Model confidence (mean pLDDT): 86 of 100. The part of an RNA shown here (small-subunit ribosomal RNA, 5' domain) has 473 nucleotides and comes from Candidatus Moranbacteria bacterium UBA1302. The organism belongs to Candidatus Moraniibacteriota, within Bacteria.
Context: one part of a larger RNA
C1' cells in the first nucleotide's frame, strides 16, 4: 500500500446491492419450521356444505442447520469392477380364484396423569392361501420355485413380473492433502492363504485351520493441530495466507450404545438402552432435547425481528381444485462493507463586524458572509401509478406496496465531521506550562523565548465518514 463475517472512539443526510453469534458443538420459556390423500377403507357427526376418529398409500432419508469429529473409511483429481436403486421415461406379458383377522366406534375396568387391560361386531389397494408363468432364479438340465389390487365412471389412474434408460447411490485403485525424531521402532485379525458364513456387492468384513508375514528415516508408530474443495485477500510474477457468505463433497444433531421401519437412516422435530441435565406428579410413575426461523439467559470487544406472504420460484401429497411448506420471496435492524448522489449555483469590498497575528503600518480568516438573482438533485405536500401474472377458454389471483416511478406546488430550503500540521509526511503562528503536566508508529520533544505537552485561531489531508486497535499478503 491492500484486504477483513471485524471490534473501539468522535461524527453521521439519502439510496442501490450486499453482509451480521467468528466466542459456550454452554443453557433453554413461549410460538411455529412435515405433511398430504374421501377418486384405498370402516365408522361417528352435521338441516346441508362439510367436519372428525382410526386402518391403509405416498412422503417424511428432501429441503433447513452447525463444523463436535476426523491427518484419512474424509477431500480433490483420474481411472476401475463384483453392485443396488422408490417415483420418471422406453419396450414385453399378465391383473384369475378365495379365506382369516383387526383398528376406530360399542361394553366393562385399571391409572393423578402419560397411557394401559378385557370382551364383543366390521372393511380395504391391510394380511394370507391357492390357481396360472410371457419372463425370472436355481437345476444333477430330467426338471423345481416364483406374482398381481382395485377406484371413479367410460377414458383413465393404478397394480404384477422382466428387460432397458435417466438421474441417484454404495465400493476398489492411483496420486495429492499441516506441524513435530525433545515420538523409532510399530502391528497378532495383524500379512497371505483354504474352507465357510455374510453383504445389494468385492473383501479378514466375520470365523475356523495353515502359514509367518505387513510397515518403517523417500519418517511407520505416538503426540499436537484441522472439515476439505471450487474459490478468497495479496503480489508483476513465482509465492505466501485463508476456506466467512455462494456452490459441490463430508460429518455431527444433549452425551455414548444400538437395531427396526424402507427403494434409500443406523434416521435434527422416529424407535429403544444407558448417562448427565431440566420440567411435571397425588411419590406408584412420566416426560424433553433450537449446531430449523425469531426469541432469551450466559460468556464475550462483539454479531440483528419472539415481522409479512405462500403472490413468485422450488418441494410433498392429490386425478384436481387444492392442503402443507420459518425452504423460498419480501419487510425491519446494523455506515458492516461496496457503489451512487447530496449538503447549492452565479455575482457581490482595496475588502463589514468578530477572531487571530502584528514591527500597530498592517495582514489574514476573504467572495467568505452580508446582500441581489438563480436552480430544486435532496426534502416536504397533493395527485396519479406499475413490471415482477402464468402456458388456465373465461374470469380471478400481489406478501412486498400506494413501493420503484411520473406530474404539479412549495422552499436554500433537511444535511460536515474526523484525523494530522519536528522529520519521515501534504500543512505554522501565540498564549499557557517549566524534565512538570504530558505527547510518542520510528527518532525523538519537555529542565522559562516549545512550529513536537495543553488551548485558540490559521493550514493539510480524506469525507459520511475519517482515525485508532487486531490479523492477513
Nucleotide at each position: 500500500g491492500g484486504a477483513u463475517g471485524a471490534a473501539c472512539g468522535c461524527u453521521g443526510g439519502c439510496g442501490g446491492c450486499g453482509u451480521g453469534g467468528a466466542u459456550a458443538a454452554g443453557g433453554c420459556a413461549u410460538g411455529c419450521a412435515a405433511g398430504u390423500c374421501g377418486a384405498a377403507a370402516g365408522g361417528g357427526u352435521u338441516u346441508a356444505g362439510g367436519c372428525c376418529c382410526u386402518u391403509g398409500g405416498c412422503a417424511a432419508a428432501c429441503g433447513g442447520g452447525u463444523u463436535c469429529g476426523g491427518a484419512u473409511a474424509a477431500c480433490a483429481u483420474a481411472g476401475g469392477a463384483a453392485u443396488c436403486u422408490a417415483c420418471c421415461c422406453u419396450g414385453a406379458a399378465g391383473u384369475c380364484g378365495u379365506g382369516g383377522a383387526u383398528a376406530a366406534u360399542c361394553u366393562g375396568g385399571a391409572g393423578a396423569a402419560a397411557u394401559c387391560c378385557a370382551g364383543g361386531a366390521u372393511a380395504a389397494u391391510a394380511c394370507a392361501c391357492g390357481a396360472u408363468a410371457u419372463g425370472u432364479u436355481c437345476u444333477a438340465c430330467g426338471g423345481a420355485a416364483u406374482a398381481a389390487a382395485g377406484a371413479u365412471u367410460u377414458a383413465u389412474c393404478g397394480c404384477u413380473u422382466c428387460a432397458g434408460g435417466a438421474g441417484g447411490a454404495g465400493c476398489c485403485u492411483g496420486u495429492g492433502u499441516c506441524c513435530u525424531a525433545u515420538c523409532a521402532g510399530c502391528u497378532u485379525g495383524u500379512u497371505g492363504g483354504u474352507g465357510a458364513g455374510g453383504u445389494a456387492a468385492c473383501g479378514g468384513c466375520u470365523c475356523a485351520c495353515c502359514a509367518a508375514g505387513g510397515c518403517u528415516a523417500u519418517g511407520a508408530c505416538g503426540g499436537g493441530u484441522a472439515g476439505g474443495g471450487g474459490g478468497u485477500a495479496u503480489g508483476a510474477g513465482a509465492g505466501u495466507a485463508u476456506g466467512g457468505c455462494c456452490c459441490c463433497c463430508a460429518a455431527c444433531a444433549u452425551u455414548g450404545g444400538a437395531a427396526c421401519u424402507g427403494a434409500g437412516a443406523c434416521a435434527c422435530u422416529g424407535u429403544c438402552c444407558a448417562a448427565a441435565c431440566a420440567c411435571c406428579u397425588a411419590c406408584g410413575g412420566g416426560u424433553g432435547g433450537c449446531u430449523g426461523c425469531a426469541g432469551u439467559c450466559g460468556a464475550g470487544a462483539a454479531u440483528a425481528u419472539u415481522c409479512c406472504a405462500c403472490a413468485a420460484u422450488g418441494g410433498a401429497c392429490g386425478a384436481a381444485a387444492g392442503u402443507c411448506u420459518g425452504a423460498u420471496g419480501g419487510a425491519g435492524c446494523g455506515a458492516c462493507g461496496c457503489c451512487g448522489c447530496g449538503u447549492g449555483c452565479g455575482g457581490g469590498a482595496a475588502g463589514a463586524a468578530g477572531g487571530c497575528c502584528u514591527u500597530c503600518g498592517g495582514g489574514u480568516u476573504g467572495u467568505a458572509a452580508a446582500c441581489c438573482g438563480c436552480u430544486u438533485u435532496u426534502c416536504u405536500c397533493u395527485g396519479g401509478g406499475a413490471g415482477c401474472a402464468a402456458u388456465u377458454a373465461c374470469g380471478a389471483u400481489g406478501a412486498g406496496a400506494g413501493u420503484a416511478c411520473c406530474a404539479g406546488a412549495g422552499g436554500a430550503a433537511u444535511a460536515a465531521g474526523a484525523g494530522g500540521u519536528u522529520a519521515c509526511u501534504a500543512a505554522c503562528u501565540c498564549u499557557g506550562u517549566g524534565c512538570c503536566a504530558g505527547c510518542a508508529g520510528u527518532a525523538g520533544c519537555g529542565g522559562u523565548a516549545a512550529u513536537a505537552c495543553a488551548g485558540a485561531g490559521a493550514c493539510c489531508u480524506c469525507a459520511a465518514g475519517c482515525g485508532u486497535u487486531a490479523u492477513c499478503c